[in-house]
Context: one part of a larger RNA
């Protein structure tokens, strides 16, 4: 290499849309590229196999015969694949009628709490801890009341719940906007699946510029603890956390499980629809579609477990693995303002 694999042993790309490519539904006809059969030609010599011969034998060697993947050409076949053409509706998309939702973007509004400011009441403590101390306070704190300011986050509802491709999304209202589900079977007529590369999105932290800064809080200062305490605990506190524009491009980016399609017992709960039966209605029963959970049959699995949301049975396409360390490294390339990211070895060693 082949092969065998990828939930936990090495291995699913962080995610989607999509280019090239690969693969692709039903029926008829045409043609015959692949394919299949046959004929002819070619397939040098040597080598190979068989027979006969020469060196005393063998190796070696002479002669003859045979074989020879394949290639070219002609004829034929037409099941399958490809091509052309005509048609179809089960895939896919659309129309119409309904539906749910923290899906995204922008603007506005609200209440609780924390902090700060002002005024009032009021007096000696407050705060903090396992216990303390640092800290705050007679220049009047803490507590209580009233008014004001500012920033950030949205208690209850809240759910094994919903939405999104993933990252992720949660107060209320308005505007703009994406996707999804159900019913109908009205339209198009294979328009599909996957997807190298390139481009796009991508938590937190970090970076650049300008704002903002209540609370929290790396670093830092102080207090305690301790043998020490560069910590845990306490008092402070800068960057940051927030907004705008740009960069970064990573994660235990996890279901540690790529996407699509088909098939293969059930039970139970829940979310959103639809049909039927019942009923005045709420409802109840039943069937069905889409999602989210639990249990479980066959089967699978090293076991754990998975089990119509498969890790079962199959097909198609992509990504990835190939003993441990060295090494999510070095060098080089590309990207980045930097931090660094990405691609990715070898010596050596077990």
């Nucleotide at each position: 290499c082949u092969g065998g694999g990828c939930g936990u042993a090495a291995a699913g790309g962080g995610c989607a849309a999509g280019u090239a490519g690969g693969c692709g539904g039903u029926g008829g006809c045409c043609a015959a590229a692949g394919u299949u059969g046959g004929g002819c030609g070619u397939g040098a010599a040597a080598u190979a196999u068989c027979c006969c011969g020469g060196c005393u034998u063998a190796a070696c060697u002479g002669g003859g015969a045979u074989g020879g993947u394949g290639c070219g050409u002609c004829c034929a076949a037409u099941a399958c694949u490809g091509g052309g053409u005509c048609a179809c509706u089960a895939g896919a998309g659309g129309g119409c009628a309904g539906g749910a939702g923290a899906g995204g973007g922008a603007g506005g509004c609200g209440g609780a709490a924390c902090u700060c400011c002002u005024a009032g009441u009021g007096u000696a403590g407050c705060g903090g801890u396992g216990g303390a101390a640092u800290g705050c306070u007679c220049a009047g704190a803490u507590a209580c009341u009233a008014g004001g300011a500012a920033g950030a986050a949205c208690a209850c509802c809240a759910g094994u719940g919903g939405c999104g491709a993933a990252g992720g999304c949660g107060g209320c209202c308005u505007c703009c906007u994406g996707g999804c589900c159900u019913g109908u079977u009205c339209c198009u007529g294979a328009c599909g699946c996957u997807g190298a590369g390139a481009g796009g999105c991508g938590a937190a932290a970090g970076c650049u510029a300008g704002g903002g800064g209540a609370g929290c809080g790396a670093a830092c200062g102080g207090g305690c603890u301790u043998a020490g305490a560069u910590a845990c605990c306490c008092c402070g506190g800068u960057a940051g956390u927030c907004c705008u524009a740009g960069c970064u491009g990573u994660a235990a980016a996890c279901g540690g499980u790529g996407g699509a399609u088909a098939c293969u017992a059930g039970g139970u709960g829940u979310u959103g629809g639809g049909g039927g039966u019942u009923a005045u209605a709420a409802u109840a029963c039943u069937c069905u579609c889409a999602g989210c959970g639990c249990c479980g049959u066959a089967g699978c699995a090293a076991a754990c477990g998975c089990g119509u949301u498969a890790a079962g049975u199959a097909u198609c396409c992509c990504g990835c693995c190939u003993g441990g360390g060295g090494a999510c490294u070095a060098c080089g390339g590309c990207c980045g303002c930097a931090a660094g990211g990405u691609u990715a070895a070898a010596a050596c060693u077990c």

The part of an RNA shown here (small-subunit ribosomal RNA, central domain) has 350 nucleotides and comes from a metagenome. Its mean pLDDT, the model's own confidence on a scale to 100, is 88. It matches the Rfam family "Bacterial small subunit ribosomal RNA". Its family is annotated with ribosome and structural constituent of ribosome in the Gene Ontology.